RNA sequence: GGAGCCGGCCAGGCGACCGCGCUCGCGCCCGAUCUUCGGAGCGUGGGUGAGGAAAGUCCGGACUCCACAGGGCAAGGUGCUGGGUAACGCCCAGGCGUGGUGACACGCGGAAAGCGCAACAGAGAGCAGACCGCCCGUACCGUCGAUCCGACCGGUGCCAGACAUCGGCCGGGGAGGUGCGCGGCAAGGGUGAAACGGUGAGGUAAGAGCUCACCAGCACGGCGGGUGACCGUCGUGGCUAGGCAAGCCCCACCCGGAGCAAGGCCAAGCAGGGACACCGGUGGCCCGCCACUGAUCUGCCAGGUCACGACCCGGCAGGUCGGAGCGUCCCAGGUAGGCCGCACGAGGCGUCGGGAGACCGACGUCCCAGAGAGAUGGUCGCCACCUGCUGUCGGGAGACCGGCGGCAGGGACAGGAUCCGGCUUAUCGGCCGACUCCUCCC
Numbered sequence: 001g002g003a004g005c006c007g008g009c010c011a012g013g014c015g016a017c018c019g020c021g022c023u024c025g026c027g028c029c030c031g032a033u034c035u036u037c038g039g040a041g042c043g044u045g046g047g048u049g050a051g052g053a054a055a056g057u058c059c060g061g062a063c064u065c066c067a068c069a070g071g072g073c074a075a076g077g078u079g080c081u082g083g084g085u086a087a088c089g090c091c092c093a094g095g096c097g098u099g100g101u102g103a104c105a106c107g108c109g110g111a112a113a114g115c116g117c118a119a120c121a122g123a124g125a126g127c128a129g130a131c132c133g134c135c136c137g138u139a140c141c142g143u144c145g146a147u148c149c150g151a152c153c154g155g156u157g158c159c160a161g162a163c164a165u166c167g168g169c170c171g172g173g174g175a176g177g178u179g180c181g182c183g184g185c186a187a188g189g190g191u192g193a194a195a196c197g198g199u200g201a202g203g204u205a206a207g208a209g210c211u212c213a214c215c216a217g218c219a220c221g222g223c224g225g226g227u228g229a230c231c232g233u234c235g236u237g238g239c240u241a242g243g244c245a246a247g248c249c250c251c252a253c254c255c256g257g258a259g260c261a262a263g264g265c266c267a268a269g270c271a272g273g274g275a276c277a278c279c280g281g282u283g284g285c286c287c288g289c290c291a292c293u294g295a296u297c298u299g300c301c302a303g304g305u306c307a308c309g310a311c312c313c314g315g316c317a318g319g320u321c322g323g324a325g326c327g328u329c330c331c332a333g334g335u336a337g338g339c340c341g342c343a344c345g346a347g348g349c350g351u352c353g354g355g356a357g358a359c360c361g362a363c364g365u366c367c368c369a370g371a372g373a374g375a376u377g378g379u380c381g382c383c384a385c386c387u388g389c390u391g392u393c394g395g396g397a398g399a400c401c402g403g404c405g406g407c408a409g410g411g412a413c414a415g416g417a418u419c420c421g422g423c424u425u426a427u428c429g430g431c432c433g434a435c436u437c438c439u440c441c442c
Base pairs, nucleotide, nucleotide: 001438002437003436004435006433007432008431009430010429012383013382014381015380016379017378018377020049021048022047023046024045025044026043027042028041029039030038031037032036051413055424056423058422059421060420061419062418063259064258065257066256076254077253078252079251080094081093082092083091084090095108096107097106098105099104109250110249114248115247116244117243131189132188133185134184135183136181137180138179139178140177141176148172149171150170152168153167154166155165156164157163197215198214199213200212201211202210216240218237219236220235221234222233223232224231225230263340264339265338266337272331273330274329275328276327278325280293281292282291283290284289285288294306295305296304297303308322309321310320311319312318347366348365349364350363351362352361353360354359385410386409387408388407389406390405391404392403393402394401395400
């Protein structure tokens, strides 16, 4: 100098003007009775006002209400080990495996408990299989020269040629070739993501963990180390046991439900219930008192039906008519609305201490949005930053690099709504620290 890897941090600054939410003070206005209290109004002054992800709402908790004797099943979730934490699927450290030269990254219970699944290719894909190949037997052919290789000729396929195949003939070459057997084998070839250990020797008709040695892997046992995952080592064994558990399953552990529109308090109007007073109707009588004063359909009004009362009528039937409320007070549930929940918290910062780390503790200090479906924005100027072009100066052999200027452009992702811890995703740019690899110079 180049390339990379990991972690942490920032998210432009200052000023002017205009504007917004909350809150406090003052003045005005409005309401109840001027003081006092209330008000979502107006003006004015002060204070304060988003994020690293406020996001997705994926996981875990706090808080609230409901449910609940205890235990189990089902359902769901988590999954190497140890630790951290309020808790977690998060974090830290470690183990093993895979990838990378490396810094480092990624993955993680059990497949020798059982069931199930595996496209295409391939002979065979799960107590596998025999296409080519190797070997044995047998029949025929072959030293009177086959199969094989090469040239030529002819036939067939094709319009033709090339090519393939069959036959003939010539040359080379020199011992096997072809068919059959439900013959043997699994070493080699070939297919596949995956084909039932590797190398060598023995063995055999040919072969094969068939046998042996070594190696890899596995199971069991011993010893040693570690809290543990696991590691090291020794012995024995049979020779090898494939993949998928995000298909079922097994094992261990966790787990009641709903969510701030949780939930609590106050509570208008209308409707409902009650008391009293007044009025109307009916009946009774002691004549100014007492008793009674609907039901149902319809959203209301109006109306219908039934019952009742009065009238028409000698009576039944039928018809007509009638019914009523209003005021004050109280009651329960509860709507609108208001208040709380709701901002002092698993809190921020600093110092010290413990720990390898996540994290924990002590002390000091700070108070930091809390709203009505929802306020934090805009314009301009200066400075700083980044990119491109360019002027000048300096360095260098050069590519180029650096300083000071000029012009143009750029500044992302995105915004609380009960709160907190995580994860994931988005993000113009910039800064800091640790580490790795390559090249050059001294």
Model confidence (mean pLDDT): 76 of 100. A computed fold for a 442-nucleotide RNA from a Nitriliruptoraceae bacterium, annotated as Bacterial RNase P class A. The RNAcentral record of the sequence draws on ENA. Rfam family: Bacterial RNase P class A. The family's RNA type in Rfam is ribozyme. Rfam's curators write: Ribonuclease P (RNase P) is a ubiquitous endoribonuclease, found in archaea, bacteria and eukarya as well as chloroplasts and mitochondria. Its best characterised activity is the generation of mature 5'-ends of tRNAs by cleaving the 5'-leader elements of precursor-tRNAs. The model forms 95% of the base pairs in the Rfam consensus. NCBI's taxonomy places the organism under Bacteria, Bacillati, Nitriliruptoria, Nitriliruptorales, Nitriliruptoraceae.